Record summary: c-di-GMP-I riboswitch aptamer from Limnoglobus roseus, 98 nucleotides, folded computationally.
RNA sequence: ACCGCGAAAUGGCAAACCCGUCGAAAGGCGGGGGCGCAAAGCUAUGGGCCUUCGGUUGGUGCCCCCCACCAAUAACCGAUGGUCGCCAAGCUACCGAA
Numbered sequence: 001a002c003c004g005c006g007a008a009a010u011g012g013c014a015a016a017c018c019c020g021u022c023g024a025a026a027g028g029c030g031g032g033g034g035c036g037c038a039a040a041g042c043u044a045u046g047g048g049c050c051u052u053c054g055g056u057u058g059g060u061g062c063c064c065c066c067c068a069c070c071a072a073u074a075a076c077c078g079a080u081g082g083u084c085g086c087c088a089a090g091c092u093a094c095c096g097a098a
Stems, first nucleotide, its partner, number of pairs: 005096002012037002017032006035085001041091003045088003048083003053078005058070004
């Protein structure tokens, strides 16, 4: 000096929930709070998930058939709306024992 590393110390962030506020919703922001976090710092680029609206009647095991299971307050398809505290990817960063 470095890291798919994390002992100690100093600091940091802040889930649920509550209050206020913005939004059609998901959700964002501010305050309280503290479950957790070594990138829980940043970027919605890919996938996932959430929401709105529209469409379809199917979806999964399994490429097909059969069969089984799930399904209408459901499932699937489609974001230009969200989520980085779901996973990748990119960028950046404090401390330094083993």
Taxonomically the source falls in Limnoglobus (Bacteria, Pseudomonadati, Planctomycetota, Planctomycetia). The model forms 85% of the base pairs in the Rfam consensus.